c-di-GMP-I riboswitch aptamer from a Planctomycetota bacterium, 86 nucleotides, folded computationally. Of the family's consensus pairs, 85% are formed in the model. The coordinates come from a structure-prediction model, not an experiment, and the mean pLDDT is 82. The organism belongs to Planctomycetota, within Bacteria. The RNAcentral record of the sequence draws on Ribocentre.

RNA sequence: UUACGAUAAAGGCAAACCUUAAGUGAUUAGGGGGCGCAAAGUGAAUAGGGUCUUUAAAUUUCAAUAAAGAUGGCCUCACUACCGAA
Numbered sequence: 001u002u003a004c005g006a007u008a009a010a011g012g013c014a015a016a017c018c019u020u021a022a023g024u025g026a027u028u029a030g031g032g033g034g035c036g037c038a039a040a041g042u043g044a045a046u047a048g049g050g051u052c053u054u055u056a057a058a059u060u061u062c063a064a065u066a067a068a069g070a071u072g073g074c075c076u077c078a079c080u081a082c083c084g085a086a
Base pairs, nucleotide, nucleotide: 004084005083012037013036017032018031019030020029021028022027035073041079042078043077047076048075049074050071051070052069053068054067055066056065
């Protein structure tokens, strides 16, 4: 330096749930909370895929279609970073 990641040390983030607000909704933002995370840091949803919502048409139902949205703690991608056992 690169790879790797421990029942190590320091520090960090914060799921469900509760609560306040926004939205038809997926969901988002603040507070509490702590399931987990070695990039759960930054960028990126007009890079691709997945999942979900609403509307429309159609339909016995399912599946499938179109349009508009949501999600980075679903995956791939780019850049950067703390510590040091094996």